[in-house]
Context: one part of a larger RNA
RNA sequence: UGACGGGGGCCCGCACAAGCGGUGGAGCAUGUGGUUUAAUUCGAUGCUACGCGAAGAACCUUACCUGGACUUGACAUCCUGAGAAUCCCACAGAGAUGAGGGAGUGCCCUUCGGGGAACUCAGAGACAGGUGCUGCAUGGCUGUCGUCAGCUCGUGUCGUGAGAUGUUGGGUUAAGUCCCGCAACGAGCGCAACCCCUACCCUUAGUUGCCACCAGAUAAAGCUGAGCACUCUAAGGGAACUGCCUGGGUUAACCAGGAGGAAGGUGGGGAUGACGUCAAGUCAUCAUGGCCUUUAUGUCCAGGGCUACACACGUGCUACAAUGGUCGGUACAAAGGGCAGCGAGCUCGCGAGUGCAAGCUAAUCCCAUAAAGCCGGCCUCAGUUCGGAUUGGAGUCUGCAACUCGACUCCAUGAAGUCGGAAUCGCUAGUAAUCGCGGAUCAGCAUGCCGCGGUGAAUACGUUCCCGGGCCUUGUACA
Numbered sequence: 001u002g003a004c005g006g007g008g009g010c011c012c013g014c015a016c017a018a019g020c021g022g023u024g025g026a027g028c029a030u031g032u033g034g035u036u037u038a039a040u041u042c043g044a045u046g047c048u049a050c051g052c053g054a055a056g057a058a059c060c061u062u063a064c065c066u067g068g069a070c071u072u073g074a075c076a077u078c079c080u081g082a083g084a085a086u087c088c089c090a091c092a093g094a095g096a097u098g099a100g101g102g103a104g105u106g107c108c109c110u111u112c113g114g115g116g117a118a119c120u121c122a123g124a125g126a127c128a129g130g131u132g133c134u135g136c137a138u139g140g141c142u143g144u145c146g147u148c149a150g151c152u153c154g155u156g157u158c159g160u161g162a163g164a165u166g167u168u169g170g171g172u173u174a175a176g177u178c179c180c181g182c183a184a185c186g187a188g189c190g191c192a193a194c195c196c197c198u199a200c201c202c203u204u205a206g207u208u209g210c211c212a213c214c215a216g217a218u219a220a221a222g223c224u225g226a227g228c229a230c231u232c233u234a235a236g237g238g239a240a241c242u243g244c245c246u247g248g249g250u251u252a253a254c255c256a257g258g259a260g261g262a263a264g265g266u267g268g269g270g271a272u273g274a275c276g277u278c279a280a281g282u283c284a285u286c287a288u289g290g291c292c293u294u295u296a297u298g299u300c301c302a303g304g305g306c307u308a309c310a311c312a313c314g315u316g317c318u319a320c321a322a323u324g325g326u327c328g329g330u331a332c333a334a335a336g337g338g339c340a341g342c343g344a345g346c347u348c349g350c351g352a353g354u355g356c357a358a359g360c361u362a363a364u365c366c367c368a369u370a371a372a373g374c375c376g377g378c379c380u381c382a383g384u385u386c387g388g389a390u391u392g393g394a395g396u397c398u399g400c401a402a403c404u405c406g407a408c409u410c411c412a413u414g415a416a417g418u419c420g421g422a423a424u425c426g427c428u429a430g431u432a433a434u435c436g437c438g439g440a441u442c443a444g445c446a447u448g449c450c451g452c453g454g455u456g457a458a459u460a461c462g463u464u465c466c467c468g469g470g471c472c473u474u475g476u477a478c479a
Base pairs, nucleotide, nucleotide: 001479002478003476004475005474007473008472009471010470011469012468013467015463016462019427020426021425022424023423026318027317028316029315030314031313032312033311034309035308042053043052064304065303066302067301068300069299070298073127077126078125079123080122081121082120083119086103087102088101089100091098092097107116108115109114129293130292132291133290134289138287139286140282141281142280143278145276150189151188152187153186154185155184156165157164158163169180170179171178195270196269197268198267200238201237202236203235204234205233206232209228210227214225215224216223241264244258245257246256247255248254320420324379325378326377327376328375329374330373336367337366338365341360342359345356346355348353386417391412392411393410394409395408396407397406433455434454435453436452437451438450439449
């Protein structure tokens, strides 16, 4: 100087407390451990691994296994020879591949002999290749402490020196934020602000959006003319600054209350992550040193596996019901996506879907009925009209192909489960809870992920205690 303390002081955070809803019990989904296996590819492992890499494992993916094949190679550059390229047919084979047949000649230069570019085949070797090892050789990227308020430097001063001072102290703040003081005076990286979204207003613009006034038309409807007022859209601007008032405070910083205001003291949300820590994670995104491999640890192919199952754990979904289930009627979103696409409408089907097919490269058309809600009927506390697992049958769709191993539909079946031990998690407001909708990936496949809106709470006395963190101080046989 740090680190540590079941030392002290001050302060903060859904840290506790106060509340609301869960997990832990059930069934299923998913990840992991373990076990099994020819293989169940690899990585991630307290917080910071475990719906994680994977924003899509039937083939492919695929890295694994079994078997069948290749050896200048699936891919790159260079050399030699031949042929343009390319396309079609049929045979053997699981295919890779092997062995045949046919069509076919282009572009540039030309002395018409040929040469060149591109591509294909054959050959030789230099070389290629490796998701092989080392994340404890590395770059880059990332997690975490933590959006915590800290981390440092120059000069000066103090100290033999390590170092200290500044950065401590008194107040204050979300903040090393600001004020005052002070052997310090300044400065840098962080904080804040500048950026984006959202909440209010104005201007400009008015179609694909809108419909107040006028007119027309309809079963109805901005449907049509007219219009751009309003809503909205999207570009620019305004508005909030403790600016004003009162009180407190050291005449300060600032704090409490009030006015006005759409918004008030950082308005709400996002992006943004200092010096560093964990030899944290990643050699399997990529790059890369070293090592290893080279008829194989490379490459191609078929099939299988990654989907196994006595069990254990994590994360979720659905429930156990009446604030509910079911049937009928009826209302109101936002944000997105769409041409190898979204697909209205009609038709057939109980349905998943099917046949025909309008419109739309989309503020125009489509996905697309939002659901919870509201109005009525039934159920009457039961393993039930709760719950839907499991299983049998029949189908639909995607796709060469749903056996291993897809999703969905219909009929039948109708398991566990009656609110969950010890323990444990999230959340402070448009939040929790609850309800549906969309998107990426994607042929198909979502209870996961990323977004969107609808309905919409309870509680916070307080900081003694648990956890994590910041500052000062103290002890130390630790570095």
Small-subunit ribosomal RNA, 3' major domain from a Deltaproteobacteria bacterium, 479 nucleotides, folded computationally.
Its Rfam family is "Bacterial small subunit ribosomal RNA".
Model confidence (mean pLDDT): 84 of 100.